[in-house]
Molecule: transfer RNA
Organism: Streptomyces griseorubiginosus
RNA sequence: GCCGGGUUGAUGGAAGGGUAGACAUGAUCGCCUCAAAAGCGAUUGUCCGAAAGGACGUGCGGGUUCGAAUCCCGCACCCGGCA
Numbered sequence: 001g002c003c004g005g006g007u008u009g010a011u012g013g014a015a016g017g018g019u020a021g022a023c024a025u026g027a028u029c030g031c032c033u034c035a036a037a038a039g040c041g042a043u044u045g046u047c048c049g050a051a052a053g054g055a056c057g058u059g060c061g062g063g064u065u066c067g068a069a070u071c072c073c074g075c076a077c078c079c080g081g082c083a
Stems, first nucleotide, its partner, number of pairs: 001082007010025003018066001026044006045056004059075005
């Protein structure tokens, strides 16, 4: 240099155009207990806000589309192959 695959919450990892983050782990709060462990329930992306609510968010920047994590282009980084 060329080709292929990948990049998504704190972590592993789904979703392959239509509520972003299923499921699991972790965390916080509660129940249970003398207390804990285990178990069970609720919550858990970021920012603003007392709340109601609003804005943003799938590596970064553009594009297509009514609508993009998903399709297209460029770039960055990681893995593999070829030279």